[in-house]
Context: one part of a larger RNA
RNA sequence: CCCUCCUCAAGGAACUCGGCAAAUUAGCCCCGUAUCUUCGGUAUAAGGGGCGCCCUCUUAGGUGGGCCGCAGUGACAAGGACCAACCGACUGUUUAGCAAAAACACAGCUCUCUGCUAACACGCAAGUGGAUGUAUAGGGAGUGACAUGUGACCAAUGCGGAAAGGUGAACGCUCGUUGUGCAAGCUUCGGGUCUAAGCCCCCGUGAAUGUCGGCCGUAACUAUAACGGUCCUAAGGUAGCGAAAUUCCUUGUCGGGUAAGUUCCGACCUGCACGAAUCAUGUAACGAGUUGGUCGCUGUCUCGAGGAGGUGCUCA
Numbered sequence: 001c002c003c004u005c006c007u008c009a010a011g012g013a014a015c016u017c018g019g020c021a022a023a024u025u026a027g028c029c030c031c032g033u034a035u036c037u038u039c040g041g042u043a044u045a046a047g048g049g050g051c052g053c054c055c056u057c058u059u060a061g062g063u064g065g066g067c068c069g070c071a072g073u074g075a076c077a078a079g080g081a082c083c084a085a086c087c088g089a090c091u092g093u094u095u096a097g098c099a100a101a102a103a104c105a106c107a108g109c110u111c112u113c114u115g116c117u118a119a120c121a122c123g124c125a126a127g128u129g130g131a132u133g134u135a136u137a138g139g140g141a142g143u144g145a146c147a148u149g150u151g152a153c154c155a156a157u158g159c160g161g162a163a164a165g166g167u168g169a170a171c172g173c174u175c176g177u178u179g180u181g182c183a184a185g186c187u188u189c190g191g192g193u194c195u196a197a198g199c200c201c202c203c204g205u206g207a208a209u210g211u212c213g214g215c216c217g218u219a220a221c222u223a224u225a226a227c228g229g230u231c232c233u234a235a236g237g238u239a240g241c242g243a244a245a246u247u248c249c250u251u252g253u254c255g256g257g258u259a260a261g262u263u264c265c266g267a268c269c270u271g272c273a274c275g276a277a278u279c280a281u282g283u284a285a286c287g288a289g290u291u292g293g294u295c296g297c298u299g300u301c302u303c304g305a306g307g308a309g310g311u312g313c314u315c316a
Stems, first nucleotide, its partner, number of pairs: 002310007010302002014300001019297001027051005036041001038145001052067004057062001068072001080295007087287002092104002108143007120129003146282004151212003156209002158205004165200003172193005179186002213231005240274001241271001252268005
């Protein structure tokens, strides 16, 4: 030097990607407790005060008086707190051995299949599960508490329906034909006819896979365009949200916070390339989640110093 600890003047995050690490806080009793809220919570919110021993009275508590120390939850053990935003409602689950999460699950919601020898699954089968269940049941798919909602398009793809029509293989029927044979027959090829499913055609279907435009002009400053024209489409993105876990240009512009803010919060909307169950927008509670800020606290730092133990080293 290194490892594991302890202490520190003044300052107190100036450190750093980032308060990482450390420190602060801590128990019980009393007082007190905002915002928001699904009225349950949030909440131990926050923020204060007390705590030992002896005597007396009272007897689960406690009252009055006295005593000591720097210190009375005298050691150990033992929450730092708050504000705001994002994501996921929550408790749970997960990459045994780099990831615990915003991923998975979830209750709830929706669609769809299934009438029981059920659908579906395993199996060659017998059989078994489903289920000693019976549509308030069981299987599959998506979404994911709750609140408010869930727009347009059936042209393509998928699925469902449909006693018309078209197409439609083999067999059958029928007409001809090749080879062979005395013949019966067997055999080769062709035409016609008949015809299942499927496909075409028709209809329906979006909490099915999916999709949801362009150009030009116009108002008495300018700007903008409620308005008009035109082309295309199956239909041209509705509500809500929006530089967003989505914004390239971009550190967009404005406001807030700071002395100073590519992050953060609130707005604006010019959405490169949000958008409605691959759900949209909110949301109390919750989170070893992510981000920004404030107070407290500190050797993270200014800037280092001292100490303890251990390894290393030397000798045996």
Description:
Large-subunit ribosomal RNA, domain IV from a marine eukaryotic metagenome, 316 nucleotides, folded computationally. RNAcentral holds the full RNA, with entries from MGnify. Its mean pLDDT, the model's own confidence on a scale to 100, is 87. It matches the Rfam family "Bacterial large subunit ribosomal RNA".